This is a predicted structure of a 76-nucleotide RNA (transfer RNA) from a Thermoplasmata archaeon. It matches the Rfam family "tRNA". The family's RNA type in Rfam is transfer RNA. Rfam links the family to the GO term triplet codon-amino acid adaptor activity. It was read from a public genome assembly.

[in-house]
RNA sequence: GGGCCCGUAGCUCAGUCGGUAGAGCAGGCGGCUCUUAACCGCAAGGUCAGGGGUUCGAAUCCCCUCGGGCCCGCCA
Repeated sequence: GGGCCCGUAGCUCAGUCGGUAGAGCAGGCGGCUCUUAACCGCAAGGUCAGGGGUUCGAAUCCCCUCGGGCCCGCCA
């Protein structure tokens, strides 16, 4: 330098025929219990890496950039 994959909640990840952004865990509150743990319930938590474009509508399609991983190449 080239190719491919990935970036979504604090963490681990779903969600790609374009149509309301989700789960588990953690944390918060409550229930249960003599208490804790476990268990049950509730609420909260998101610039969908950033920017631009296409579209009535973009996490999803296109372009550029940034970050991570894998492979190939070049120099020595």
Description:
Its mean pLDDT, the model's own confidence on a scale to 100, is 80. Taxonomically the source falls in Thermoplasmata (Archaea, Methanobacteriati, Thermoplasmatota).